[in-house]
């Protein structure tokens, strides 16, 4: 990098450095000199994988824990994007779906 599977309406921020952009893309809408994005330190959240514990009962399922590996800590993945259903005179709204993306685990 590619492929497969699962999840994405919950949750969780302070300090230091630094100095202008950032929220993947496009449109919208936001955040930002009351200091963004980023880096570091500490803290926290969660429970995907491994570990451990309990029950189940035969290596399966469920629950717990938070030791290790990741991840995350503005806004539902910030909203929409494709196709469709319903409502509406229309603008548009609601719902389903998948595309893209993110993360984890496995494979090449």
């Nucleotide at each position: 990098u590619u492929c497969u599977u699962a999840u994405c309406g919950u949750g969780a921020g302070a300090g230091a450095c630094g100095g202008a952009g950032g929220g993947a893309u496009u449109g919208g809408c936001c955040c930002u000199a009351u200091g963004a994005u980023g880096u570091c330190u500490c803290a926290g959240c969660a429970a995907c994988c491994a570990g451990c514990c309990u029950a189940u009962a035969u290596u399966u399922u469920a629950g717990g824990u938070a030791u290790g590996g990741u991840g995350c800590u503005a806004a539902u993945u910030c909203c929409a994007a494709u196709a469709g259903a319903c409502g509406g005179g229309g603008a548009c709204g609601u719902c389903u779906u998948g595309a893209a993306g993110a993360u984890a685990a496995g494979a090449a």